[in-house]
C1' cells in the first nucleotide's frame, strides 16, 4: 500500500467481493509438555442435595458438666452422692447479619461520567480532646405446671436475672423564647462574645491492669441532596402538562423542595426537538484505525439497579434489607384438609433451553472481613487444585555426515526425471516425557491446602511426541487418472456439456504448526455519510419562479468591554490499562517500582490583533430625488380588416371531395365554382429578426385609461438601512373539476370508410366534450440552460438590442462607456462531451438536493383537494451490476459518392411434356457413408453387372488378408493336374533355389508362444494438409513520429483521376510491408535461325499420290528476337495526374484469354484421398467366400438430353477444321453382314501409321401445317460386342409399335463479341457402359438511353439501448411453478395509559367508654396498648379507546424461475422521431 469485477476494447461514476486485524466464542479434522489468564453471551427458566453470617460466659440468670476434692455403701476398687473448676449450652442481652459474594431484569434518568455546590444535611465502630459515670424502681424470656393443635407453632398460671426496661439528681454543649455588641457574606442569614427562663445522661465486666458506658467539640470515613455540560434512533410521535408552573401559610423529613395539603394565580415545557414509541445499565477501558473517528462495554476496577412478581413498612448510625418481617399473586413441597413451609442473579451440583461453557474438591497456611479482652470461632471471600488448546507465550518431536542419486511410489517424449540426503548406515546429544536421589521460598516465635510442587542431580533409551489447510485468477503453490452441466466446487469474477492445474483421487508442491482451517460478528481497506476528506449541465443529485420571517453571514476608521480566542498559574483528570524506562520469575507471556500521558472540566492573573457586544462616526454597498428615452410587461374598455364555415338570392351544370389508391361523405330537392347582401365565433398574415418585455409560467392587430419593473444621467439627501432564506406567504403552462355564458374553426371520446394475418392504429369523411368568456378550484410538466441566488477578480475577438461621452471631410464613419442579448475562443476546469466576463474558472456567504440497480415514487400513515391526485415517503424481496462519455466495428425500411450482366436494353433458356441423372421422402434383411441458402442436389464418383463396396443375409478363419521380432523343423516360393464346396477354405500328387570362409546366410512358406497386426468404427467441435466462400473485390498492415489520461486516431482523410490505396497536388506526417500492376504462358503482325514424318513458288520425273530428284521461297513447326511506351498531334485539366478526339499500326491506351486469390469471415467442408491425439472393437465393429443391395418408386426438388418441326424432316450428292488418343494398343486396304459387327492383316510406340466420317453449310428432290414423312418415350421379335457371368442390372444393331408432348402460370437463370445462339470432333475415367465433365475448331448475332429502382461490394459521413453485431436487441398481457409483501369481514395475542369499583399489609391522621407493672400528693390522673373509623394504597373487576404484532376465505400488484402463448412498442428516420 491495494486488487477483482459492468465493455469488443477505453476512461469515470458506482456498488459488490478480498486480502490485514479481533473475538467470553462454535463447528470439522489432529492433538507431546509447561507458564499464565479465561470459561452460560441462551431461560432475570425451574431446582433434589451440602454448605456460603456469625460470634461474645470478661452483659445476665439457668442448665449440664470431665478432671479434682469430700462423703456413703462397702464384694479394696467399682457404685452413688455433695461440693465446684475447666469446659460447653437453649434463652434474655450487645454487636454483625445494610460488608463480602452474584446478575444486569428494569432504567434515556442528575442513572452515569466530569466539574462544582450544601449558609440546606446525617455519620455506629475508629482517632484526638473536654466532662462525667450519684440514687432507686417494676417486670420478663428461660424454667415449672396445666392445656390447644398431624405439624408449624402456641396459649394460661407461677417464678426469676442483667451492660434488657422506667423514674430521680446533676450538667455543659445544643435546643426554643427574650435582649446586647461584632464580623463575614451576592443574600436569605450565617458566625464569635454576652444576659435570663425552660428541658435532656450514664452501666457496668473481670481482677490489678485495664475495657466499657453517658455527654459535648473537632477530624476521618461513608452516605443524602442541588447544578453546569455531556450521554442512542424514530417527525409516517407536534403539540405536552391540573400537583401541571409559581407564590403564601402549614405539615413532613437528617436535610432543601408541589415532598405533602389548604388557598391564590395561570402559568410551565416545546422545530436548539417537548410529548410519544423502540432500543440500551454507565464509566475506566477494549478492538480496530495514520489519525479523526467506528464498534464494543466478557474478564479486573468505580457507580447505580434488582433478589419468584407486585406491594409496604419495621428495626437500626446506615435497609425499605438476596440467605429478616407483613400482604397480595404465580409455582412447587408437607398434611390427620383444619391449616402449614419455601425462594441458588452466593458456591458446587441438577433438569430444561442451546451451536456453546467446568469440580455437588482441599485449606482457611497466606490475604481481607465479623464477633470477642484474648485463646479462638466463623467466612464456597479469598487462596489453591480438577476439568476445557478457550486464548495468549515458550519449548520439543533430534543434530551432523551419508549417492549406488536404493527400493517404493508418481510421472514420462521410455531415454529419464521426481520424491530426494530424504530413507538406510555411521558418529553424536538428552531439551521434553519416564525411572531413581535430593529438595526450597512462600512465614515475623509457632502455624503450609498447593506438595514431595518449583527447583536441583544422576542413569538410560533417537527411543514416547505432526497435523491442518491450500495450489484457475485476486494469492504463495502443477501434473496425472476418474467423472462428463452429472456427480460436485464456489469468498467474487466463476469451473464441470470427453484431453478440466477450478469436482474426486493420486504424486508432488506452497503456507501456518500443536494446531489448522470454517461458519458469525466488529473495525479497516471504504474519501462508500467526505470534521480531517466527496459531490449535484449529461454519470444518484438545483425547489417551476418569487415576497419575506427566524437562522446563518455581512463595507470603511475610532474608542470602551472581554463572552469567543491567545497565554501564565492552581486544583482536580481513582486505581488498573496504553506509553517510555529499570527490575522479577532460565526467556517470553506474566508481574513490580519509577516517570511520562490522561488532548478535559473548574477557578484565577494577563493579552485585545481578530469574532462578538457598546458607544460615537464615514460614503465606495444598498435605497431615495430629478432629467430622459426604450418596451409583445400587467389590467379593463372600445374598435378593424383578411380568412374559414354558415344563411339568403343571382349565374350556372354533374358531378365535388379526399388517398399511396380507394372509399365512407356531399351533390340533379341543382352541390363543388362564381358574383353579391347578411350572420356569428376565434385568431390576429405581411413587419418579425438566436429582436424586445417580464422573476418564472408566459407575452403579438390597432386606440384609450390605469399600472409594475428595468435602463441611462446628474450626484442633492439617507448613512450599511445588505446577502440568503429552514417554516409561512404569493404566483404558476397545458390538461382537468364547478356553476353560469358562447361555440366559427379545430377536436380527445364516438361513429362510419380503408389498410392489414388482426388494426380497438397510423391516412379519410364525419363529430361531442374541450379550446373562447366571467368566477371559483386543481398545483403539476422534458415547469430545461437538463447549470439556486447574491458579490468580487481572471485574454481577447466579432454581431444585435436600448442609452451616454468625444472626434471627423457629417444622408456617414471612428473612438470610447453602461446596462441587456447571440456566436467564437484562450487561460483554467473537466471522465470526455464540451465551459470559458451570460463559466460548468478562481473565492466567499446562505439555502435545496444526493449515495448501486430493481421493487417504488409503490404501500401504509398523515395533510391538502369536489374528484381526479398532489405532498410527504418505507421495507420485506431481488441483481452484480444498473450507468456517463467518448472509441473501433457491425447493422439502418439514414445521407453523399463510386462499382459489378446488379438493374435497364436485347437474345436464347429453365418451371409444362417424355427420358437421363443427383437429392429428399418412402419402402427395404441392406436400399452403406459424406456434401445441405448463395457456397449441397451430372457434387466426392475421370465411369456400382462380379470386383470397386464400405451395407444385408448365409458360410468359414484367429498372430490374422498387411508390417517388425524370436524359437523349431523344412527347402522352396510360383506353376500344373485331380478330388470337394455354392466358393473361399480344404485335401492328393507332380515339378522346383541361391550365395558360401562349410560354421552358416539370403529368400520362401509351414509350425509355435507372445508383443503386435488390423478398423471406410466415433469426434472436422481435439488437429495437420488440402478446399470452397466473400472475391481478383481494393483493400489490410507496420516503423518511428505527433495528437488525446485511454481505447485509439493520424499515415488510408481532403481536392482532382484510375479497373485499381492507380497516379498527381495539399496535408503532422515521414517511410515500409502484403495486396493492385508488372514480370510468367497463350493467342494477334514481323523479323531472324532450322527445314523431317511438314511444305511445294519456280525446275526436272511420275504409276499424277509432295510419289520422286531438288529446294526451304511460302503455309507451318520451335528457338531467339522486335513490336505497344499515352511515345506523337489537338483540346480540356491546376502548368499535375489524366480524360477525349486524332495520325501512324498487325493491334491503342491493362489489344484479347489464361496462371497468379492480401489481412481476414463462415467452430463452412473433409477423421471416407492421406496424415494425426484421443476414446472404442481385439475367436471381432478385424479377415475372406458366395449371393443380394447401392438401379427399389403413391411422391417433390435439382441438373440436364430431345422435342413440338418448313430459319424444318427425309433422300442424294459435294466441300471446309482444329486439338487429341493409341502397344493387354490404335488398327487400314480388302471379303461377309441392312446394320452392330464379324473374318482379315498392312502400317504405326507415331508432324511419317492408325482413331477419322467433321456436322451444322451451300446445292438437287421431296414432304404442305397434320399429333404429320414431326416426335420419339415404351414395349415385342431377332441380334451384335465386351466380359468368368449382360435374370435382378451394360452398350449397341435391324424391323414393327409409335405415348406424351403443337413453345409452357407464378416464377426464375445465363450471357456485352469472336462473346450468346447454333453445329460437330476429341480426350481422361474405362474389360464394357455418357444426354455428364473437361477440352477443340465451324457458323455467327442482337443490345446498352442510362444508374431510380432489386441484389452484391467499395469509401467518406450520421444514428445506435447491437458486439454471438439486425438471423442483433428488446416490451407488455396471459398459462405455469415458487418467494416476499399490501388490502381483507374478521379472530386472536401483548404494552403502556385512562375512568370507575373493590381494597389487602401497612404508614399517618382521629377516636380510644376496653385494657394498663414502673411515674404521681389525689386510687384518680399522666403515659402505653388493644379495639374502631378515615385518607393513601398493590393485585383483582369492569369500560371504551391507543399503540404493536400473530393469524384469515378472498383479493391486489410486486420479484425470481434453458428453451410455453400472443403480437412487436422501444434501439436506425425502429419503419406514424422519441420523450413528459
Nucleotide at each position: 500500500a491495494g486488487a477483482g469485477u459492468u465493455u469488443g476494447a477505453u476512461c469515470c461514476u458506482g456498488g459488490c467481493u478480498c486480502a490485514g486485524g479481533a473475538c467470553g466464542a462454535a463447528c470439522g479434522c489432529u492433538g507431546g509438555c509447561g507458564g499464565c489468564a479465561c470459561g452460560c453471551u441462551u431461560a432475570a427458566c425451574a431446582c433434589a442435595u451440602g454448605c456460603a453470617a456469625g460470634u461474645c460466659g470478661a452483659a445476665c440468670g439457668a442448665g449440664c458438666g470431665a478432671a479434682a476434692g469430700a462423703g456413703u455403701g462397702c464384694u479394696u476398687g467399682c457404685a452413688c452422692u455433695c461440693u465446684c473448676u475447666a469446659g460447653c449450652u437453649a434463652g434474655u442481652g450487645g454487636c454483625g447479619g445494610a460488608c463480602g459474594g452474584g446478575u444486569g431484569a428494569g432504567u434515556a434518568a442528575c442513572a452515569c461520567g466530569u466539574g462544582a455546590g450544601c449558609a440546606a444535611u446525617c455519620u455506629g465502630c475508629c482517632u484526638u480532646u473536654c466532662g462525667g459515670u450519684g440514687g432507686g424502681g417494676g417486670a420478663u424470656a428461660c424454667c415449672a405446671a396445666u392445656u390447644g393443635g398431624a405439624a408449624a407453632c402456641g396459649a394460661u398460671u407461677g417464678u426469676u436475672a442483667a451492660u434488657a426496661c422506667c423514674c430521680c439528681a446533676u450538667a455543659a454543649c445544643a435546643u426554643a423564647g427574650a435582649g446586647a455588641a461584632g464580623c463575614c457574606g451576592c443574600a436569605u442569614a450565617a458566625c464569635u462574645u454576652u444576659u435570663c427562663u425552660a428541658u435532656c445522661a450514664a452501666a457496668g465486666a473481670u481482677u490489678u491492669a485495664u475495657u466499657g458506658c453517658c455527654g459535648g467539640a473537632a477530624g476521618a470515613u461513608g452516605a443524602g441532596c442541588u447544578c453546569g455540560c455531556g450521554u442512542c434512533u424514530g417527525a409516517u410521535u407536534a403539540g405536552g402538562u391540573a400537583g401541571u408552573u409559581g407564590g403564601u401559610g402549614a405539615g413532613g423529613u437528617a436535610a432543601c423542595g408541589g415532598c405533602u395539603c389548604a388557598c391564590c394565580a395561570a402559568g410551565c415545557c416545546g422545530a436548539c426537538g417537548a410529548u410519544c414509541a423502540g432500543u440500551a445499565g454507565c464509566c475506566g477501558g477494549a478492538c480496530u484505525g495514520a489519525g479523526a473517528g467506528g464498534u464494543u462495554g466478557a474478564a479486573c476496577g468505580g457507580c447505580c439497579a434488582c433478589a419468584u412478581u407486585g406491594g409496604g413498612a419495621c428495626u437500626g448510625a446506615g435497609a425499605c434489607a438476596c440467605g429478616g418481617c407483613c400482604c397480595a399473586a404465580a409455582c412447587u413441597c408437607c398434611u390427620a384438609c383444619g391449616g402449614g413451609a419455601g425462594g441458588c442473579a452466593g458456591c458446587a451440583g441438577u433438569g430444561g433451553g442451546g451451536a456453546a461453557u467446568a469440580u455437588u474438591g482441599c485449606a482457611c497456611a497466606a490475604u481481607g472481613g465479623g464477633g470477642g479482652a484474648a485463646a479462638c470461632c466463623c467466612u464456597g471471600a479469598u487462596g489453591c487444585a480438577g476439568c476445557g488448546a478457550c486464548g495468549c507465550c515458550g519449548c520439543g518431536u533430534g543434530a551432523g555426515c551419508g549417492a549406488u542419486g536404493a527400493a517404493g511410489u508418481a510421472u514420462u517424449u521410455c531415454g529419464g526425471u521426481a520424491u530426494g540426503u530424504a530413507a538406510a548406515g555411521c558418529u553424536c546429544u538428552a531439551u521434553c516425557a519416564g525411572c531413581a536421589g535430593g529438595g526450597a521460598g512462600g512465614a515475623a516465635a509457632a502455624u503450609g491446602a498447593c506438595g514431595g510442587u518449583a527447583c536441583c542431580u544422576g542413569a538410560c533409551u533417537a527411543a514416547g511426541a505432526a497435523g491442518c489447510c491450500c495450489c484457475g485468477g485476486c494469492u504463495a503453490a502443477c501434473u496425472a487418472c476418474g467423472u462428463g452441466c452429472c456427480a460436485g466446487c464456489a469468498g467474487c469474477c466463476g469451473c464441470g456439456g470427453u484431453a478440466a492445474u477450478a469436482c474426486g483421487u493420486a504424486g508432488g508442491g506452497g503456507g501456518c504448526a500443536a494446531g489448522c482451517g470454517u461458519u458469525a460478528u466488529c473495525c479497516g481497506g471504504a474519501u462508500u455519510u467526505a470534521c480531517u476528506g466527496g459531490g449535484u449541465g449529461u454519470a444518484a443529485a438545483g425547489g417551476g419562479a418569487g415576497c419575506g420571517u427566524a437562522g446563518a453571514c455581512g463595507g470603511c476608521a475610532g474608542u470602551g468591554c472581554a463572552a469567543g480566542u491567545c497565554u501564565g498559574a492552581a486544583g482536580u483528570g481513582a486505581a488498573a490499562g496504553c506509553u517510555c524506562g529499570c527490575g522479577g520469575c532460565u526467556u517470553a507471556a506474566c508481574c513490580g517500582c519509577g516517570g511520562a500521558a490522561c488532548u478535559g472540566c473548574u477557578u484565577u492573573g494577563g493579552a485585545a490583533a481578530c469574532u462578538g457586544u457598546a458607544c460615537a462616526g464615514c460614503u465606495a454597498g444598498a435605497g431615495u430625488a430629478c432629467c430622459g428615452g426604450a418596451g409583445g410587461g400587467g389590467u379593463a374598455a372600445g374598435c378593424g380588416g383578411a380568412a374559414u364555415u354558415c344563411c339568403u338570392a343571382g349565374u350556372g351544370u354533374a358531378g365535388c371531395g379526399g388517398u399511396g389508391a380507394a372509399a365512407u361523405g356531399c351533390g340533379u330537392a341543382g352541390a363543388u365554382a362564381u358574383u353579391a347582401g347578411g350572420a356569428a365565433g376565434a385568431a390576429c398574415a405581411c413587419c418579425g429578426g438566436u429582436g424586445g418585455c417580464g422573476a418564472a409560467g408566459g407575452c403579438g392587430g390597432c386606440u384609450u385609461a390605469c399600472u409594475g419593473g428595468a435602463c441611462g444621467g446628474u450626484a442633492a439627501c439617507u448613512g450599511a438601512c445588505g446577502u440568503u432564506g429552514a417554516g409561512g406567504c404569493u404566483c404558476g403552462a397545458a390538461a382537468g373539476c364547478g356553476u353560469g355564458g358562447g361555440g366559427a374553426g379545430c377536436a380527445a371520446a364516438c361513429a362510419g370508410g380503408a389498410u392489414u394475418a388482426g388494426a380497438u392504429a397510423c391516412c379519410c369523411u364525419g363529430g361531442u366534450a374541450g379550446u373562447c368568456c366571467a368566477c371559483g378550484c386543481c398545483g403539476u410538466a422534458a415547469a430545461c440552460g437538463a447549470u439556486g441566488a447574491a458579490u468580487a477578480c481572471u485574454a481577447g475577438g466579432u454581431g444585435u438590442c436600448a442609452g451616454g461621452g468625444g472626434g471627423c471631410a457629417a444622408g456617414g464613419c471612428c473612438c470610447u462607456u453602461u446596462g441587456g442579448u447571440g456566436c467564437c475562443g484562450g487561460c483554467g476546469c473537466a471522465a470526455a462531451c464540451g465551459c470559458a466576463u451570460u463559466a460548468a474558472g478562481u473565492a466567499u456567504u446562505c439555502c435545496a438536493c444526493c449515495u448501486g440497480g430493481g421493487g417504488a415514487g409503490u404501500a401504509c400513515g398523515u395533510a391538502c383537494g369536489c374528484a381526479a391526485g398532489u405532498a410527504u415517503g418505507a421495507a420485506a424481496c431481488u441483481c452484480a451490476a444498473a450507468g456517463g462519455a467518448a472509441u473501433u466495428g457491425a447493422c439502418g425500411g439514414g445521407g453523399a459518392c463510386c462499382c459489378g450482366c446488379a438493374c435497364a436494353a436485347g437474345c436464347g433458356g429453365u418451371g409444362g411434356a417424355g427420358c437421363a441423372u443427383g437429392u429428399g421422402g418412402u419402402u427395404u434383411a441392406a436400399u452403406u457413408c459424406g456434401a445441405a441458402g448463395c457456397a449441397a442436389c451430372g457434387c466426392g464418383a475421370a465411369g456400382a453387372a462380379c470386383c470397386u463396396u464400405a451395407c444385408c443375409a448365409g458360410g468359414u478363419c484367429u498372430u490374422g488378408a498387411c508390417a517388425u521380432c524370436u524359437g523349431c523343423g523344412u527347402g522352396a516360393c510360383c506353376g500344373g493336374u485331380c478330388c470337394u464346396u455354392a466358393a473361399c477354405c480344404g485335401g492328393a500328387c507332380c515339378u522346383u533355389u541361391c550365395c558360401u570362409u562349410c560354421g552358416g546366410g539370403a529368400c520362401a512358406g509351414g509350425c509355435a508362444a507372445g508383443a503386435c497386426a488390423g478398423g471406410u468404427g466415433g469426434u472436422g467441435c481435439a488437429u495437420g494438409g488440402u478446399u470452397g466462400u466473400c472475391g481478383u473485390c481494393a483493400g489490410c498492415u507496420c516503423g518511428u513520429g505527433u495528437c488525446g489520461u485511454g481505447a485509439g486516431a493520424u499515415g488510408u482523410u481532403g481536392g482532382g483521376u484510375u479497373a485499381a490505396g492507380u497516379c498527381c497536388c495539399g496535408c503532422a506526417a515521414c517511410g515500409a510491408g502484403c495486396g493492385c500492376a508488372a514480370c510468367c504462358c497463350u493467342u494477334a503482325u514481323c523479323u531472324u535461325c532450322a527445314g523431317u514424318a511438314g511444305c511445294c513458288a519456280g525446275c526436272g520425273g511420275u504409276c499424277u499420290g509432295g510419289c520422286c530428284g531438288g529446294g526451304c521461297a511460302c503455309u507451318c513447326u520451335g528457338g531467339a528476337g522486335a513490336g505497344a511506351c499515352u511515345g506523337c498531334c489537338a483540346g480540356g485539366g491546376a502548368u499535375a495526374a489524366c480524360c477525349u478526339g486524332g495520325a501512324g499500326g498487325a493491334a491503342g491506351g491493362u489489344g484479347g484469354g489464361g496462371a497468379u486469390g492480401a489481412c481476414g469471415u463462415c467452430a463452412a467442408a473433409u477423421c471416407a484421398u492421406c496424415a494425426u491425439g484421443c476414446c472404442c472393437c481385439u475367436u471381432a465393429u478385424g479377415a475372406u467366400c458366395u449371393g443380394g443391395g447401392c438401379u427399389a418408386c403413391a411422391c417433390a426438388c435439382g441438373u440436364g438430353c430431345u422435342a413440338c418441326a418448313a430459319u424444318g424432316g427425309c433422300g442424294g450428292a459435294a466441300a471446309c477444321a482444329a486439338a487429341g488418343g493409341g502397344a493387354a494398343g490404335c488398327g487400314a486396304a480388302c471379303c461377309c453382314g441392312c446394320g452392330a459387327g464379324g473374318g482379315g492383316a498392312a502400317g504405326c510406340g507415331a508432324a511419317u501409321c492408325u482413331c477419322a466420317a467433321a456436322a451444322a453449310u451451300a446445292c438437287c428432290g421431296u414432304c404442305c401445317c397434320a399429333g404429320u414423312u414431326c416426335g420419339g418415350a415404351c414395349u415385342g421379335u431377332a441380334g451384335u460386342c465386351u466380359g468368368c457371368a449382360a435374370c435382378c442390372c451394360g452398350a449397341c444393331u435391324a424391323c414393327a409399335c409409335g405415348a406424351a408432348g403443337c413453345u409452357g402460370g407464378a416464377a426464375u437463370c445465363g450471357c456485352u463479341a469472336g462473346u450468346a445462339a447454333u453445329c460437330g470432333c476429341g480426350a481422361a475415367u474405362c474389360a464394357g457402359c455418357a444426354u455428364g465433365u473437361c477440352g477443340c475448331g465451324g457458323u455467327g448475332a442482337a443490345u446498352a438511353c442510362g444508374u431510380u429502382c432489386c441484389c452484391g461490394g467499395g469509401u467518406c459521413u450520421u444514428g445506435u439501448a447491437c458486439a454471438c453485431a439486425c438471423c442483433g436487441c428488446c416490451c407488455g398481457u396471459c398459462a405455469c411453478a415458487c418467494c416476499a409483501u399490501g388490502g381483507g369481514a374478521g379472530u386472536u395475542g401483548g404494552u403502556a395509559a385512562u375512568g370507575c369499583c373493590c381494597g389487602a399489609a401497612g404508614u399517618c391522621u382521629g377516636u380510644g367508654a376496653g385494657c394498663u407493672a414502673a411515674c404521681u400528693u389525689u386510687c384518680a390522673g399522666a403515659g402505653g396498648c388493644a379495639g374502631c373509623a378515615g385518607c393513601c394504597g398493590a393485585a383483582g373487576g369492569c369500560a371504551g379507546g391507543a399503540c404493536c404484532g400473530a393469524u384469515g376465505a378472498c383479493u391486489g400488484g410486486g420479484g425470481u424461475g434453458a428453451a410455453g402463448u400472443c403480437g412487436u412498442a422501444a434501439c436506425a428516420a425502429g419503419g406514424u422521431a422519441a420523450c413528459c
The RNA shown here (small-subunit ribosomal RNA) has 1476 nucleotides and comes from an uncultured rumen bacterium. RNAcentral holds the sequence, with entries from ENA and SILVA. The coordinates come from a structure-prediction model, not an experiment, and the mean pLDDT is 83. Its Rfam family is "Bacterial small subunit ribosomal RNA". Gene Ontology terms of the family: ribosome and structural constituent of ribosome.